[in-house]
RNA sequence: AGAGUUUGAUCCUGGCUCAGAAUGAACGCUGGUGGUAUGCUUAACACAUGCAAGUCGAACGAGAAGCCGAUCUUCGGAACGGUGGAAAGUGGCAAACGGGUGAGUAAUGCAGAGGAAUCUACCUAACAGUAAGGAAUAGCCCCUGGAAACGGGGAUUAAUACCAUAUAUUACCGUACGCGGGAAAGAUUUAUCGCUGUUAGAUGAGCCUCUGUCGGAUUAGCUUGUUGGUAGGGUAAAGGCCUACCAAGGCUAUGAUCCGUAGCUGGUCUGAGAGGAUGAUCAGCCACAUUGGGACUGCGACACGGCCCAAACUCCUACGGGAGGCAGCAGUGGGGAAUAUUGGACAAUGGGCGGAAGCCUGAUCCAGCAAUACCACGUGAGUGAUGAAGGCCUUCGGGUUGUAAAGCUCUUUUAGUAGGGAAGAUAAUGACGGUACCUACAGAAAAAGCACCGGCUAACUCCGUGCCAGCAGCCGCGGUAAUACGGAGGGUGCUAGCGUUAUUCGGAAUCAUUGGGCGUAAAGCGUGCGUAGGCGGCAUGAUAAGUUGGUUGUGAAAGCCCAGGGCUUAACUCUGGAACAGCAACCAAAACUAUCAAGCCGGAGUAUGGUAUGCGAUAGCAGAAUUUCUAGUGUAGGGGUGAAAUCCGUAGAUAUUAGAAGGAAUACCGGCGGCGAAGGCGGCUAUCUAGGCCAUUACUGACGCUGAGGCACGAAGGCGUGGGGAGCGAACAGGAUUAGAUACCCUGGUAGUCCACGCAGUAAACGAUGAGUGCUAGCUAUCUGGAAUUUAGUUUUGGGUGGCGAAGCUAACGCGUUAAGCACUCCGCCUGGGGAGUACGGCCGCAAGGCUAAAACUCAAAGGAAUUGACGGGGACCCGCACAAGCGGUGGAACAUGUGGUUUAAUUCGAUGCUACACGAAGAACCUUACCAACCCUUGACAUGGUGAUCGCAGGAGACAGAGAUGACUCCUUUCAGUUAGGCUGGAUCACACACAGGUGUUGCAUGGCUGUCGUCAGCUCGUGUCGUGAGAUGUUAGGUUAAGUCCUUUAACGAGCGCAACCCUCACUCUUAUUUGCCAGCGGGUUAUGCCGGGAACUAUAAGAGAACUGCCGACGAUAAGUUGGAGGAAGGUGGGGAUGAGGUCAAGUCAUCACGGCCCUUAUGGGUUGGGCUACACACAUGUUACAAUGGGAGUUACAACGGGAAGCGAAGGAGCAAUCUGGAGCAAACCCUUCAAAAGCUCUCUAAGUUCGGAUUGCAGGCUGCAACUCACCUGCAUGAAGCUGGAAUCGCUAGUAAUCGUGGGUCAGCUAUACCACGGUGAAUGCGUUCUCGGGUCUUGUACACACUGCCCGUCAAGCCAUGGGAGUUGCUUCUGCCUGAAUUCGGUGAGCUAACCCGCAAGGGAGGCAGCCGAACACGGUGGGGGUAGCGACUGGGGUUAAGUCGAACAAGGUA
Repeated sequence: AGAGUUUGAUCCUGGCUCAGAAUGAACGCUGGUGGUAUGCUUAACACAUGCAAGUCGAACGAGAAGCCGAUCUUCGGAACGGUGGAAAGUGGCAAACGGGUGAGUAAUGCAGAGGAAUCUACCUAACAGUAAGGAAUAGCCCCUGGAAACGGGGAUUAAUACCAUAUAUUACCGUACGCGGGAAAGAUUUAUCGCUGUUAGAUGAGCCUCUGUCGGAUUAGCUUGUUGGUAGGGUAAAGGCCUACCAAGGCUAUGAUCCGUAGCUGGUCUGAGAGGAUGAUCAGCCACAUUGGGACUGCGACACGGCCCAAACUCCUACGGGAGGCAGCAGUGGGGAAUAUUGGACAAUGGGCGGAAGCCUGAUCCAGCAAUACCACGUGAGUGAUGAAGGCCUUCGGGUUGUAAAGCUCUUUUAGUAGGGAAGAUAAUGACGGUACCUACAGAAAAAGCACCGGCUAACUCCGUGCCAGCAGCCGCGGUAAUACGGAGGGUGCUAGCGUUAUUCGGAAUCAUUGGGCGUAAAGCGUGCGUAGGCGGCAUGAUAAGUUGGUUGUGAAAGCCCAGGGCUUAACUCUGGAACAGCAACCAAAACUAUCAAGCCGGAGUAUGGUAUGCGAUAGCAGAAUUUCUAGUGUAGGGGUGAAAUCCGUAGAUAUUAGAAGGAAUACCGGCGGCGAAGGCGGCUAUCUAGGCCAUUACUGACGCUGAGGCACGAAGGCGUGGGGAGCGAACAGGAUUAGAUACCCUGGUAGUCCACGCAGUAAACGAUGAGUGCUAGCUAUCUGGAAUUUAGUUUUGGGUGGCGAAGCUAACGCGUUAAGCACUCCGCCUGGGGAGUACGGCCGCAAGGCUAAAACUCAAAGGAAUUGACGGGGACCCGCACAAGCGGUGGAACAUGUGGUUUAAUUCGAUGCUACACGAAGAACCUUACCAACCCUUGACAUGGUGAUCGCAGGAGACAGAGAUGACUCCUUUCAGUUAGGCUGGAUCACACACAGGUGUUGCAUGGCUGUCGUCAGCUCGUGUCGUGAGAUGUUAGGUUAAGUCCUUUAACGAGCGCAACCCUCACUCUUAUUUGCCAGCGGGUUAUGCCGGGAACUAUAAGAGAACUGCCGACGAUAAGUUGGAGGAAGGUGGGGAUGAGGUCAAGUCAUCACGGCCCUUAUGGGUUGGGCUACACACAUGUUACAAUGGGAGUUACAACGGGAAGCGAAGGAGCAAUCUGGAGCAAACCCUUCAAAAGCUCUCUAAGUUCGGAUUGCAGGCUGCAACUCACCUGCAUGAAGCUGGAAUCGCUAGUAAUCGUGGGUCAGCUAUACCACGGUGAAUGCGUUCUCGGGUCUUGUACACACUGCCCGUCAAGCCAUGGGAGUUGCUUCUGCCUGAAUUCGGUGAGCUAACCCGCAAGGGAGGCAGCCGAACACGGUGGGGGUAGCGACUGGGGUUAAGUCGAACAAGGUA
């Protein structure tokens, strides 16, 4: 410090996720030692049991047990004195500390800094005093009530308990300044401890002020003791703290009130910091002690282990009544993912009491439990290669585990055993503890796991599994070769731990003060006016609030940081320092901000003079047009559409003429021209009226800018009331279209559109761009003012409206003085997509609805701009038998062949739009053959290897069983090669066992190779350079041209490669050479005739080479180019015809059945063999063909002219037989020689005469022939006979542009034969048409749009139907909370009363009285409670609304002009 994830790729925006650190943690697996910390985060739930606050005899009375003394005795004991001091009591002090918890509390709290009107036991210091009296009472004793708790009565008694008196005159309190009030306690060892008053201190506490201190405005108003005053009361003390009276205030958008949540802080965690989160342990403060209320005592409490009352709960009870409060330490139950011992000691530190000894102390110190955290240590070290065994992998060679182990040599930390043994204690006292530590001994001995290994992220292989099981933090893995699941081997990381989960911060600049944005990504309010607020021109002076500097105080300790010290180190701890960015006080400065004073004219405004304008309001007027009505002319249509129809019209329309009525809107001018804040504004005239701009001086003197709330304006549509209504026209009706058509189109047509007055308040209210000010190149167009001159297409200066562009900005697009640039001021708004601008609540509205505005849930994206493609019922250009123009077909018939389907034991398999279907198959009767049935074989039909045997092995023939394979048998012939003579070598056969063979079994979606298709289309790329943040672009675009990315020109490109073309083959012409098997002009010979012969090399032909064509020449066009066009010459002319040749890629195209090959599968079978059957089936459908339907023909006769080929298990002549197929025959030929081989159509003659025929030949019968072991299933051919459909073929569709189509025959391959009408070749005869590119199909280039990229067979929205999930409404219902009226009124306090009761003081001899007090009663306040009403909130709720998600479904919509933008 970043990374992954949106896309085909890119940049950006933006969310989600990860890597880090941390924790009072929990869970899973594992676990050796020690140190130091920490340990109910949940139920402030309920608690058994024990302990946690007592102490003082030096305050007091009394005094048990025990002991001593002595007396009596019935020897049991009793009583007395002393000592002793238990238990209890009176009294004092403590119990208000210490310890726990965080429920409540958003301020009566806490933190920081201050303040004045206070108290303070014990402690310290000082001064003074401590005198003299009195009356009770508990205990004890007696009586007595009660189950108990607890009492009641009587008698007696002490005090440092209680009461009064004296004293206090300087200090206390009050005061009218005269005065008044007000204390004490003693004990005793005689030295101390006490007591009282006052002052001062210290400590602690109370009170007040300012500042800071969570979220919600879907909480906007709150408040009546409320705010203030006066008087009084009350308190330790100020104060509405309380009461009476008076005034009507006080708080609040700088957030009152209300609601929710929460103890606050030092600190802790994180972070670079600013911040964010948090408030365990430790420390400070606060609050609380079952819940609520209350006071008492006291220096201090409204009191955790005190009291009273009320309530709930628990316990005891004799039913009458009582007792209790672990949020003290342990512990129990419960809750929970989860948190320890009913331990030891007061030895230390501290606390209470005491003079002290001492007692008490679950505070505390220790120990126990827990890997809960941090820190430290160990689980051994060295050597050791045969690189052992085993495991795993393997290309089978090896690699790896791995110096790892074993082995050898060492060491002993820790743990263990034994011995010694502290500090902590300054005299005594040590729980810890025989602990830390030290020493000795034994032995490698007792001590390693966890997670991960697709990317992020370090680390890879095998097996299993087969979208299953499973994984997953995000992206995503898994559908038969998974580095992602599970196991194993290996590796990586950390290590007594490792992972997971949860939470916090970080990364996240993803709430942005530091440090973000708002044209299109989320985001500028529709517009203005303006309140509060914020900000504000130039210059002078003053002040010192902000600001700056300095000083002081504070900022507790601990913690963090730094430097040292102590534990062996560290964690931990001690000492010191620094720091604690803060707050406050004081001093100083005066630039800036602020405030005050007095000025200025530049900002702003006013006046004056001009100027442009659809700015607004009201009234009036005008013409054109539409429609309607009236009248006339006139006759059959009109209207409307893509085409029609509904509709109007013979009752007279449309058309036309004249007139009338009525409403609405204002052609031309008219213009990215004008005006207005925006919405918006358009005939003319008048009246009223707003704003802008320019010029000139004069005036005011900062009067300014922005603007939360607020107010106003605000298109269309809508609502209300009343008018109006020509045209247009939601709804509606009809007609069309359509599969449907609740639409688009047409005919009608109501609201509405218009006016008046109200409401409504929203728009893609858009420049998707808030307002204002200043600054930063220009050019150009236009509107409207001014100035100058040389009067012009002049120059210049303002204000608007546009275009292009500099710098700069921007993710890019783009913006660019009219900023989206550079700055400042103010306002508004945004923070992933969906849910949702929705629900609820509130406000507004007559309603429709508007404004404000969430959450649950869900996804990992949603999005912007640009790029390359692809696509478009987008555009431009171009090409192609693509259409058109033609010729001939297919689709109808019969048959042939193939396919689908069906059937079957099997009908083997593959190919399936174009690019499968006369395709693999250039030939299924057996074989082929892969299929089926039956029967056989199992190292096998075939290959290699081992052992053994044989070398009697091989061939032929016969005959038996059997369907055959096969089995069993006989006869004959021959006797492998080499040889060292050995079965020795090679080879062969057999037998046995195992490795293996074998597989047309599977996967063409694991593959190679080969092939099809787009397409013989003109494209596909690269290097360097340049442009762009980048994907990419440029080049390859543009203007021409071409069959062509062919060439030329231009050009930030210049070059190059694969394609195109050419080079190759063939055909067409010529020449040269050659001359047999071919040829024969001339010469000669010969024949009835024939190159038949001699000969010839002219011709044809053959086959080798050469030439020839290049837009080369001329004209025109073109740009002087490329080239096009016409012409000449030429056998051939612009690629001369044809072929071979197929760029980069696309279709997971085809093929595992040509072959090869990975994986998987079968192994007496999915292998091998044999016989028979099947591949040839047949209601049907399709494809490709053949033959026809006839006269351009059929039949008969006659008669010409080819080419390419093939031939030895072959072609087969002549001759002969047969109607023919064919048979016989066997000349010739391994071929320019012989054979195939008479080509046919055409020509000529005759016949048929329009018919299901002399067309057509299917089908069927009979008889033959050939091939072949074999012709039934299931071949072909011949003859005779039979003579079906069919009379030119619906929708639709195919081929072809010249020697082509059409038509005619011929040959070949395969092959025993053939189903060939197929395929591949060959020649003969030989056309028609092409205006042209609108349309169909396909393709190419450029451009445009895109929400597509698996790329339109794309993508994708909503309704409906089904499941699941969360949520709104909902008659109501159940809680909680709050306000309020009334009732009730415990305990308590205060007030009143107090006839009952009453020791202290006073009066009185006394009786008695008084003062004072108590009970009781009354009143006031008040808790709980009751009752009624209201508000808020939560749960449930029949039914219901929308939302999200889900495999597939229905209908239409969006993205391209998405087919109606």
This is a predicted structure of a 1461-nucleotide RNA (small-subunit ribosomal RNA) from a metagenome. The RNAcentral record of the sequence draws on SILVA.